Context: one part of a larger RNA
RNA sequence: UUGGGCGUAAAGAGCUCGUAGGCGGUUCAGUAAGUCGGGUGUGAAAACUUUGGGCUCAACCCAGAGACGCCACUCGAUACUGCUGUGACUCGAGUGCGGUAGGGGAGCGGGGAAUUCCUAGUGUAGCGGUGAAAUGCGCAGAUAUUCGGUGGAACACCAGUGGCGAAGGCGGCUAACUGGACUGGUACUGACGCUGAGGCGCGAAAGUGUGGGGAGCAAACAGGAUUAGAUACCCCUGGUAGUCCACACCGUAAACGAUGAAUGCUAGUUGUCUGCGCGCAUGCGUGCAGGUGACGCAGCUAACGCAUUAAGCAUUCCGCCUGGGGAGUACGGCCGCAAGGUUAAAACUC
Numbered sequence: 001u002u003g004g005g006c007g008u009a010a011a012g013a014g015c016u017c018g019u020a021g022g023c024g025g026u027u028c029a030g031u032a033a034g035u036c037g038g039g040u041g042u043g044a045a046a047a048c049u050u051u052g053g054g055c056u057c058a059a060c061c062c063a064g065a066g067a068c069g070c071c072a073c074u075c076g077a078u079a080c081u082g083c084u085g086u087g088a089c090u091c092g093a094g095u096g097c098g099g100u101a102g103g104g105g106a107g108c109g110g111g112g113a114a115u116u117c118c119u120a121g122u123g124u125a126g127c128g129g130u131g132a133a134a135u136g137c138g139c140a141g142a143u144a145u146u147c148g149g150u151g152g153a154a155c156a157c158c159a160g161u162g163g164c165g166a167a168g169g170c171g172g173c174u175a176a177c178u179g180g181a182c183u184g185g186u187a188c189u190g191a192c193g194c195u196g197a198g199g200c201g202c203g204a205a206a207g208u209g210u211g212g213g214g215a216g217c218a219a220a221c222a223g224g225a226u227u228a229g230a231u232a233c234c235c236c237u238g239g240u241a242g243u244c245c246a247c248a249c250c251g252u253a254a255a256c257g258a259u260g261a262a263u264g265c266u267a268g269u270u271g272u273c274u275g276c277g278c279g280c281a282u283g284c285g286u287g288c289a290g291g292u293g294a295c296g297c298a299g300c301u302a303a304c305g306c307a308u309u310a311a312g313c314a315u316u317c318c319g320c321c322u323g324g325g326g327a328g329u330a331c332g333g334c335c336g337c338a339a340g341g342u343u344a345a346a347a348c349u350c
Base pairs, nucleotide, nucleotide: 003322004321005320006319007304008303012318014202015201017199021195022194023193025089026088028085029084030083031082033081034080035077036076037075038074039073040072041071048066049065050064051063052062053061054060092192093189094188095187096186097184098183099182100181104178105177109173111155117149118148120146121145122144126137127136163170164169207249208248209247210246211245212244216243217242221238222237223236224235260317261316262315263314264313265312268295269294270293271292272291273290274289275288276287277286278285279284280283299306300305323350324349325348332343333342334341335340
């Protein structure tokens, strides 16, 4: 390289949008670029195949014939692909109209429970903590308890293999703003589609910058224990960054379904969410559609298992892998305030 692969062995980019490119539904007509066929030319010699001959044979040599992908020109074919048509169609895609569910998003407002702290009252000797203790707090009146107040963060129950979102993720309440999905019957546009190298954007936590905020929790740190020791884990008492907000960076995760996106096809059973229809009558039966689960056949798989939400059968496009270590490292480039990220080797070694 070809080939073979990518749930768990190496391998799906964290996710979306989208440029170039690749691929692309149905009908008619034209064209004839790809495609297919014929002819002509070219296709040096040698080599190759074959026939004959020459060295005693053979290798080797000589002569004849055949063959020669391709290419150019020319004449045709028109199924498929392409191209053309101010062409046509509606199943793909989309738009309009009427509904539905939802922790989808960003900002504003107000809410209750709890923890901490503060003031005051009651009240007295302990509280707290653990396996057991001690550090710690407390007669300067703690803990407990009652009223009041401050402040910050998170929203018990509902809550559910339940919902929404492309992913990250999203959960108290109200109203306004806003994205998407599903659905009903009907009208319209008429292939407007799929994927997507580069590229733009989004992207948990931690971390960074500036300014706020700081109740609880809590890296670092201090102390107490534990221990032979314990610069630790687990435990306890404290406690600063941080956690929270605004703006700006970072761009990574077991960013996982360890399973790229899209389309079509391929037994069933059962639960649940949402919508619609029918029957009965106010939640039950039944059917369809869209999600989300549990099983299970064919098929697939090294096995485990997957199985209409495929890891089955196919098509299109992208990404990625190619023995272990060295190494996701060095060097260089790009990005970043930094931390670092990204791209990404080799020697050597087994």
A computed fold for a 350-nucleotide part of an RNA from an uncultured bacterium, annotated as small-subunit ribosomal RNA, central domain.
Its mean pLDDT, the model's own confidence on a scale to 100, is 84.
The RNAcentral record of the full RNA draws on ENA and SILVA.